[in-house]
RNA sequence: GGGCUCGUGGUCUAGUGGCUAUGACAUCGCGUUUACACCGCGGGGGUCGCAGGUUCAAAUCCUGCCGAGCCCA
Repeated sequence: GGGCUCGUGGUCUAGUGGCUAUGACAUCGCGUUUACACCGCGGGGGUCGCAGGUUCAAAUCCUGCCGAGCCCA
């Protein structure tokens, strides 16, 4: 330098044009316990890597850039 894959709450992850963006772990509150843990119930936390474009409508499609990984030279 070229090619491919990926980027979504603190972490991991589902979502492949339209429903309030899904679930688990973590965190906080309540219940339970003498207490802690486990367990049950509930809450907060995302403007989907950045910018632009297509579309009535974009996390999703297109372009550029940034970052990570793999391969080739």
Overview: This is a predicted structure of a 73-nucleotide RNA (transfer RNA) from a Candidatus Parvarchaeota archaeon. The source organism's lineage runs through Archaea, Nanobdellati and Candidatus Parvarchaeota. It matches the Rfam family "tRNA". The family's RNA type in Rfam is transfer RNA.